[in-house]
RNA sequence: CGUGAAAAAGGAGGCCGCGUUCAGUCAAGAGUACCUUGCAAGAGGGAAAGGGGCGAACGCCGAAGCGCACAUUGUGCGUUGGGCCUGCGCUUAAUAGGCGUAGGACUGUUCGAAUGGGUUGCCCAACCCGGGAGAAAGCGCUUUGACAUGG
Numbered sequence: 001c002g003u004g005a006a007a008a009a010g011g012a013g014g015c016c017g018c019g020u021u022c023a024g025u026c027a028a029g030a031g032u033a034c035c036u037u038g039c040a041a042g043a044g045g046g047a048a049a050g051g052g053g054c055g056a057a058c059g060c061c062g063a064a065g066c067g068c069a070c071a072u073u074g075u076g077c078g079u080u081g082g083g084c085c086u087g088c089g090c091u092u093a094a095u096a097g098g099c100g101u102a103g104g105a106c107u108g109u110u111c112g113a114a115u116g117g118g119u120u121g122c123c124c125a126a127c128c129c130g131g132g133a134g135a136a137a138g139c140g141c142u143u144u145g146a147c148a149u150g151g
Stems, first nucleotide, its partner, number of pairs: 001150004008144004014061001017060006024054003034045004064080007081107002084104008109136003116129006
């Protein structure tokens, strides 16, 4: 200096990263449920639960979600990199939202084709730079130290 496997300690993806909490705030729920009155029509009064947007705080980067099994709420296995949009299905008061699924572009990581440029030599190879089509999955990627190994 390079390579290697498992572990250890850090780190990144995103300005809508993930989750939880808040007697905060806003819209919807809804002028609904319900109460009073009235023969009736009607009239008067009038919520909440659960979910959501914004804000704040906390914990984090398989964060977390989903499915199955076991099990007194945890464990194991499988799957999904991430958010967004669209279609379908379920849920819901809801065309808000959530979950699942399929597709789309975007984005992060790793690998990486063609075209192009340079160096060396035996004209066709090797190496380097740039390039990014396409592909894969987080039990990933990356940094550091230790360990082993090659020069």